FMN riboswitch aptamer (RFN element) from a pig gut metagenome, 107 nucleotides, folded computationally.
RNAcentral holds the sequence, with entries from MGnify.
The coordinates come from a structure-prediction model, not an experiment, and the mean pLDDT is 84.
RNA sequence: UCUUUGGGGCGGGGCGAAAAUCCCCACCGGCAGUAUAGUCUGCGAGCCGCUUGCGGCACGAUUCGGUGAAAUUCCGAGACCGACGGUAUAGUCCGGAUGGAAAAAGA
Numbered sequence: 001u002c003u004u005u006g007g008g009g010c011g012g013g014g015c016g017a018a019a020a021u022c023c024c025c026a027c028c029g030g031c032a033g034u035a036u037a038g039u040c041u042g043c044g045a046g047c048c049g050c051u052u053g054c055g056g057c058a059c060g061a062u063u064c065g066g067u068g069a070a071a072u073u074c075c076g077a078g079a080c081c082g083a084c085g086g087u088a089u090a091g092u093c094c095g096g097a098u099g100g101a102a103a104a105a106g107a
Base pairs, nucleotide, nucleotide: 001107002106003105004104005103011025012024013023014022026092027091028082029081030043031042032041033040038080039079046057047056048055049054050053062078063077064076065075066074084095085094086093
């Protein structure tokens, strides 16, 4: 420098004119680091500005017990969180996006 890869999840029931959006149950978990992590540390995805790499704004969450030299990462139990626009109020539908990125692999 080039190429490829690079996000998962609404199934059942209730109310209603209308809900995959409300209520009950269910389901999902990007990248790097570190004893294996959605909840630790750092990074990425949106919007604005400009000196294009930075700055600003927006954006969430974990406790107890056990093992161990070491784990908020494993095992057991309980809990919690999820951008923006649309629509009956959305982590799971549609849209920006046949987009972009942290980054990984190969040449």